Description:
A computed fold for a 147-nucleotide RNA from a Calditrichia bacterium, annotated as FMN riboswitch aptamer (RFN element). Lineage of the source: Bacteria > Pseudomonadati > Calditrichota > Calditrichia.

[in-house]
RNA sequence: GGCGAUCUUCAGGGCAUGGUGACCCUGCUCUCGUGGGGAAUUCCAGACCGGCGGUGACAGUCCGCGACUCUGUCCGGGGCAUAUCCGGCAGACUGAACCGGUGAAAUUCCGGUACCGACGGUAUAGUCCGGAUGGGAGAAGAUCGGU
Numbered sequence: 001g002g003c004g005a006u007c008u009u010c011a012g013g014g015c016a017u018g019g020u021g022a023c024c025c026u027g028c029u030c031u032c033g034u035g036g037g038g039a040a041u042u043c044c045a046g047a048c049c050g051g052c053g054g055u056g057a058c059a060g061u062c063c064g065c066g067a068c069u070c071u072g073u074c075c076g077g078g079g080c081a082u083a084u085c086c087g088g089c090a091g092a093c094u095g096a097a098c099c100g101g102u103g104a105a106a107u108u109c110c111g112g113u114a115c116c117g118a119c120g121g122u123a124u125a126g127u128c129c130g131g132a133u134g135g136g137a138g139a140a141g142a143u144c145g146g147u
Stems, first nucleotide, its partner, number of pairs: 003145008015046001017045003023038006047127002049117002051065004060115002069092004074088004097113005119130003
């Protein structure tokens, strides 16, 4: 230095501000309507954010992974059960970028102009609340062993 086992810890960020006012409450009115208050971090303008590994040079938009969601009479728990539920495994699904410049090399840097962002809740959400004090790609370290 590399290898094996066990354990520990860490492991996702973002609405400044302004506009509108569906709808709700309340007073007046025969009705139409009208005064006052509340009201979208979701609409409009504008603002802000970017997991992990890889990649001849640094990536939200290149390749792959994780999570979410769905499927499975595949395994385990449980049960009367092929049910509900929990875990595992497998499969499916899973958004978005171009141009110019420099250079040996860049959709990764610089300049310019763009684009994307699960599900449930709620006045329509990448940013609020929730599953989540969860899970996890992976990162770091410790101990033991053997070579």